[in-house]
C1' cells in the first nucleotide's frame, strides 16, 4: 500500500391543512420526500504566476445529479440442495444463475475597465449611455413548468398508513491473517 481470506459495526425519508363520503394519510384539492456506487458540468478553499481589473493558466485538496451511467430492494423463470406432505406431485426455505426493472424540460445572461452625463457637500456611491474587454451558454444561479417510485393488506384504487422485515441489501467504516 495493490490483491485475498475472516471478522465486527453501521447501512431510507415522507400526506401538514381541507374537501367528499356510512367508511379514504388509499378518491380529490393541498403538503411532503428522495437508498448506494461511478461519472464530473459546474463551484469553492489555500499556494504559485500573468493581468489597473473583471479574471486566466497551474498544482493540492473539498463539495458536487430522484428523473446521466450502473447498483440495491421487489416481482418473474427454471435449476441445484435442505425440510414437509405425498397417488401424479404439491408447500415451505434457501443458493448461486438469467429476466423484469420508474421518470426532465424551456427561458434567461453576468461582470470589469475607460471615457461621457445626471443625483448628492466630498472621498466616494449610484443611474443612463458609448467604447474597449472577460468569463458564460451548465447538473450550478435566478425564474418557471414538469415528472417518477415494488409487491401483498385495507370499510375506498397508497412513493408517505399496516405487512413480510428484530428480514435482506447496493455498499460504508474499521480490525486482524496473508501478501507486496
Nucleotide at each position: 500500500c495493490a490483491g485475498c481470506g475472516c471478522c465486527u459495526u453501521c447501512g431510507g425519508g415522507g400526506c401538514a391543512g381541507g374537501g367528499u363520503g356510512a367508511a379514504a394519510u388509499c378518491c380529490c384539492c393541498g403538503a411532503c420526500c428522495g437508498g448506494c456506487g461511478g461519472u464530473g458540468a459546474c463551484g469553492c478553499c489555500u499556494g504559485g504566476c500573468g493581468g489597473u481589473g473583471a479574471c486566466g493558466c497551474c498544482a493540492c485538496g473539498c463539495g458536487g445529479a430522484g428523473c446521466c451511467c450502473g447498483c440495491g430492494a421487489c416481482c418473474c423463470g427454471a435449476c441445484g440442495c435442505c425440510g414437509c406432505a405425498c397417488c401424479c406431485u404439491g408447500c415451505g426455505g434457501u443458493g448461486g444463475c438469467g429476466g423484469u426493472g420508474g421518470a426532465u424540460c424551456c427561458g434567461g445572461g453576468c461582470g470589469c475597465g475607460u471615457c461621457u452625463u445626471g443625483a448628492g457637500a466630498g472621498a466616494c456611491u449610484u443611474g443612463a449611455g458609448a467604447c474597449g474587454c472577460g468569463c458564460g451558454u451548465g447538473a450550478g444561479c435566478c425564474g418557471g413548468a414538469g415528472c417518477c417510485g415494488a409487491c401483498g393488506g385495507u370499510g375506498a384504487c397508497a412513493g408517505u398508513c399496516c405487512g413480510g422485515a428484530u428480514g435482506a441489501g447496493a455498499g460504508a467504516a474499521g480490525g486482524c491473517g496473508c501478501g507486496u

Description:
The RNA shown here (FMN riboswitch aptamer (RFN element)) has 180 nucleotides and comes from a Euzebyales bacterium. It matches the Rfam family "FMN riboswitch aptamer (RFN element)". Its family is annotated with FMN binding in the Gene Ontology. The prediction has a mean pLDDT of 78.